[in-house]
RNA sequence: CGAAGUAUAGCUCAGCGGUAGAGUAAUCGCUUGAUAAGCGAUUGGUCAUUAGUUCAAAUCUAAUUACUUCGACCA
Numbered sequence: 001c002g003a004a005g006u007a008u009a010g011c012u013c014a015g016c017g018g019u020a021g022a023g024u025a026a027u028c029g030c031u032u033g034a035u036a037a038g039c040g041a042u043u044g045g046u047c048a049u050u051a052g053u054u055c056a057a058a059u060c061u062a063a064u065u066a067c068u069u070c071g072a073c074c075a
Base pairs, nucleotide, nucleotide: 001071002070003069004068005067006066007065010024011023012022013021018055026042027041028040029039030038048064049063050062051061052060
């Protein structure tokens, strides 16, 4: 430098045009002689950024940023 892929809750991920979710973690409660485990509730999100398309965008399009893989170039 080129090609492909990824970006959603603290972490791991699902959702792929029509109300943003799960597991785990955290907090609180129940349970126990106590702890672990288990059960319940709560908290937690500018859906990477900007613009465009649309009645409606996390979802489609373009650009940008970061990261990953492969290839090329220089040394």
This is a predicted structure of a 75-nucleotide RNA (transfer RNA) from Sulfuricurvum sp. NCBI's taxonomy places the organism under Bacteria, Pseudomonadati, Campylobacterota, Campylobacterales, Sulfuricurvum.